This is a predicted structure of an 88-nucleotide RNA (c-di-GMP-I riboswitch aptamer) from a Candidatus Omnitrophota bacterium. The model forms 85% of the base pairs in the Rfam consensus. Lineage of the source: Bacteria > Pseudomonadati > Candidatus Omnitrophota.
[in-house]
RNA sequence: GUUGUAUCAGGGCAAACUCCGAGAAAUCGGAGGACGCAAAGCCACGGGUCCGAUCCGCCGCAUGGCGGAGGACAGCCGGGUUGCCAAC
Repeated sequence: GUUGUAUCAGGGCAAACUCCGAGAAAUCGGAGGACGCAAAGCCACGGGUCCGAUCCGCCGCAUGGCGGAGGACAGCCGGGUUGCCAAC
């Protein structure tokens, strides 16, 4: 550097769901719990998806609607970056 078919070591992470907490929500944190994961470590850079309280713009008589800002997802894909073991 390539590969993860098979095998080895120490192992690691933890979906759904339940409880507690934060949030308007998406979602997140903690505890329990394991569906899965070789980067399911980290970074919202590109695409995507989700949210829609607040702010801005437009529309509407109005409850409100649309767009943007904004927020979230790294366990949607790509990219960046760091790294364990094994084989070659």